[in-house]
C1' cells in the first nucleotide's frame, strides 16, 4: 500500500403497515414508518419465485431469494 474478518467512530438504506398516484396484474413512484441490513449500492447475466396468458411462446416484476459482476465510507486488533 492491497485483501480477508470485524471492533470502534462518522454516518447510510429501510420491511411490514397506512395515505396519494402509475400498472390489467406482480409490482413501482411520493410521504409517513422502522422490520432489520455491512454493500438492504448499481446491473435482469444464471436460477428461483411471482404476474399477462387456457396452455406454450413472448413480455413484464423481484437485486430485501440465492449466485454472479462491478463501485464504495471507517479502522483498533
Nucleotide at each position: 500500500u492491497c485483501u480477508g474478518u470485524u471492533a470502534a467512530a462518522u454516518g447510510g438504506c429501510a420491511a411490514a403497515c397506512c395515505u396519494a398516484g402509475g400498472g390489467c396484474a406482480a409490482c413501482c413512484u411520493a410521504g409517513g414508518g422502522a422490520c432489520g441490513c455491512a454493500a438492504a449500492g448499481c446491473u435482469a447475466c444464471g436460477a428461483g419465485u411471482c404476474c399477462u396468458g387456457c396452455a406454450a411462446a413472448u413480455g413484464g416484476a423481484u437485486a430485501g431469494u440465492c449466485g454472479a459482476g462491478u463501485u464504495a465510507c471507517c479502522a483498533a486488533a

The prediction has a mean pLDDT of 85. A computed fold for a 77-nucleotide RNA from an uncultured Geobacteraceae bacterium, annotated as c-di-GMP-I riboswitch aptamer. The model forms 89% of the base pairs in the Rfam consensus. It was read from a public genome assembly, where an Rfam model found it.